[in-house]
RNA sequence: GGAGCUGGCCAGGCGAUCGCUGCGACACCUUGCGUGUCGCGGAGGAAAGUCCGGGCUCCUUCGGACAGGGCGCCAGGUAACGCCUGGGAGGCGCGAGCCUACGGAAAGUGCCACAGAAAACGAACCGCCAGUUAUUGUCGUUCGGACCCCAGGUCUUCGCGACUUUGCCUGGUAAGGGUGAAAAGGUGCGGUAAGAGCGCACCGCGCGACUGGUAACAGUUCGCGGCACGGUAAACCCCGCCCGGAGCAAGACCAAAUAGGGGAGCAUGUGGAUUCGUCCACACCGCCGGUCCCGAGCGGGCUCCCGGGUAGGUUGCUUGAGGUGGCCGGUGACGGCCAUCCCAGAUGAAUGAUUGCCCCAGACAGAACCCGGCUUAUGGCUUGCUCCGGCA
RNA sequence: GGGCGAUUAGCUCAGCGGUAGAGCGCUGCACUCACAUUGCAGAGGUCACUGGUUCGAAACCAGUAUCGCCCACCA
Numbered sequence: 001g002g003a004g005c006u007g008g009c010c011a012g013g014c015g016a017u018c019g020c021u022g023c024g025a026c027a028c029c030u031u032g033c034g035u036g037u038c039g040c041g042g043a044g045g046a047a048a049g050u051c052c053g054g055g056c057u058c059c060u061u062c063g064g065a066c067a068g069g070g071c072g073c074c075a076g077g078u079a080a081c082g083c084c085u086g087g088g089a090g091g092c093g094c095g096a097g098c099c100u101a102c103g104g105a106a107a108g109u110g111c112c113a114c115a116g117a118a119a120a121c122g123a124a125c126c127g128c129c130a131g132u133u134a135u136u137g138u139c140g141u142u143c144g145g146a147c148c149c150c151a152g153g154u155c156u157u158c159g160c161g162a163c164u165u166u167g168c169c170u171g172g173u174a175a176g177g178g179u180g181a182a183a184a185g186g187u188g189c190g191g192u193a194a195g196a197g198c199g200c201a202c203c204g205c206g207c208g209a210c211u212g213g214u215a216a217c218a219g220u221u222c223g224c225g226g227c228a229c230g231g232u233a234a235a236c237c238c239c240g241c242c243c244g245g246a247g248c249a250a251g252a253c254c255a256a257a258u259a260g261g262g263g264a265g266c267a268u269g270u271g272g273a274u275u276c277g278u279c280c281a282c283a284c285c286g287c288c289g290g291u292c293c294c295g296a297g298c299g300g301g302c303u304c305c306c307g308g309g310u311a312g313g314u315u316g317c318u319u320g321a322g323g324u325g326g327c328c329g330g331u332g333a334c335g336g337c338c339a340u341c342c343c344a345g346a347u348g349a350a351u352g353a354u355u356g357c358c359c360c361a362g363a364c365a366g367a368a369c370c371c372g373g374c375u376u377a378u379g380g381c382u383u384g385c386u387c388c389g390g391c392a
Numbered sequence: 393g394g395g396c397g398a399u400u401a402g403c404u405c406a407g408c409g410g411u412a413g414a415g416c417g418c419u420g421c422a423c424u425c426a427c428a429u430u431g432c433a434g435a436g437g438u439c440a441c442u443g444g445u446u447c448g449a450a451a452c453c454a455g456u457a458u459c460g461c462c463c464a465c466c467a
């Protein structure tokens, strides 16, 4: 100097003028949530996506069963989580470091197109080997035949034997070829008709013990087993754990207005008592916003559609698992104690407009009940570290 | 603000993890004097996009983008 990894921080600054909004104080009169003055405050790290988790509110947040959904190495943190921290295992990278939906495939079911012999209750297409049979050739040989120079030799049909060529069939074989994403542990030696964990050595694998660790797991420490039966669970499923539903347009209160309308469906009856208000018993029905389920409890009407009216105000609403600083505990996430601060609450919806100066010339982007996370968008500054090159 | 759903040819829609389809439309040819109908043939696809699981993804799982639907109060 270049390339990269990682953690943290900031979110243009300072003014002037004119506005907007919340709260507090004061003043005025038109007594309206009015106007004016002063003071204090006024978007984010993601306010976003609405992907998770919680608070809060209502529904019967009651118990169980069955559905349904989610999560899934271990330990810890937390209000809780699918988040975070630390660790393990596997993978990627030369490295700093990074990534992982990472329980179970010897519980069962399904799928694995094409190719290939075979894609799984363990497979034979080619090849290799053995046997049977047919066959090709060579050699040897018995009987027989032919020929010769008759010592012997040569040729030859059938048969037999050995070896051999080719083919059918039967069987053995997973070493080799070929197909595929994936082919039944790997290498070597022995062994065999040929082969093969068939045997052995090493490597790998499984189980058990021991040691270390809270655990996941690790160890090449010991023993046993020739080896145990492919992949897929972001396929069904099994195992373990967790989850009731809806959402601030939840919910509560006040005010105004009307046709307090029409239709459909399912539904409360009986008996007794009575102070005539009602109460009790039995049956029926409704209510847990998945269930023709069971129990408890509560209630005696509920649900849907069409139509009508109003679209005003208050509350929920911002003090909170809150911020900042210090100390302590912890590797860390985080927790404890003390001090200190109050820091947006709009509702046609505020935080802007015009300017001046400066600089590195300002990206993504605007709260809507509130928090903790994740993900996505995005400009700049910087700590620490790694690799490469050059110079000294 | 909150809750749902969809995205496949020009349009409307199908599509069991294994070569992407139908109807209408479009193009050419035939038929006709000509047009329509009809018949034959053909073209046309980033399965919205980016990753992941898988041997293999339009489909399964995440994230992103775009579009659409629903909601208040009174009786």
Stems, first nucleotide, its partner, number of pairs: 001388005007382004012358007020042009029032001044364001048375002051373005056247004060296001062295003065291002068243005073087005088102001089100004103238002108236002110232003125177002127173005133167002137163005144156005185203006204227001205225005210219003251315004261306006268283006284300004308466003322341008359362001393463007402416004410447001418434005440456005
Annotation
This is a predicted complex of two RNAs, RNase P RNA and transfer RNA, with 467 nucleotides together. It holds a member of the Rfam family "Bacterial RNase P class A". Rfam's curators write: Ribonuclease P (RNase P) is a ubiquitous endoribonuclease, found in archaea, bacteria and eukarya as well as chloroplasts and mitochondria. By type it is a ribozyme.